[in-house]
A computed fold for a 75-nucleotide RNA from a soil metagenome, annotated as c-di-GMP-I riboswitch aptamer. Rfam family: c-di-GMP-I riboswitch aptamer. Gene Ontology term of the family: cyclic-di-GMP binding.
RNA sequence: GAUAAAGGCAAACUACUCGUGAGAGUAGGACGCAAAGCUAUGGAUCCCGCAUAGGGGGAUCGCCAGGCUACCGAA
Numbered sequence: 001g002a003u004a005a006a007g008g009c010a011a012a013c014u015a016c017u018c019g020u021g022a023g024a025g026u027a028g029g030a031c032g033c034a035a036a037g038c039u040a041u042g043g044a045u046c047c048c049g050c051a052u053a054g055g056g057g058g059a060u061c062g063c064c065a066g067g068c069u070a071c072c073g074a075a
Stems, first nucleotide, its partner, number of pairs: 001072001008033002013028006031062001037068003041065003044060005050054001
């Protein structure tokens, strides 16, 4: 990529658990997603110490790029 088919993921919210926190896991649940698969490499946002010049550790890839990989398929 086609008003095709098959299959997939799962926001908010709720319960339980973990974490100082940002957040995460599991179950329920679907707002959406054609890479909403993986990856913190660059930017961005957020959290926590140290410190007050700044530096360190962490979270988010369903914020934007980059990298890697992948299902279906007509005209």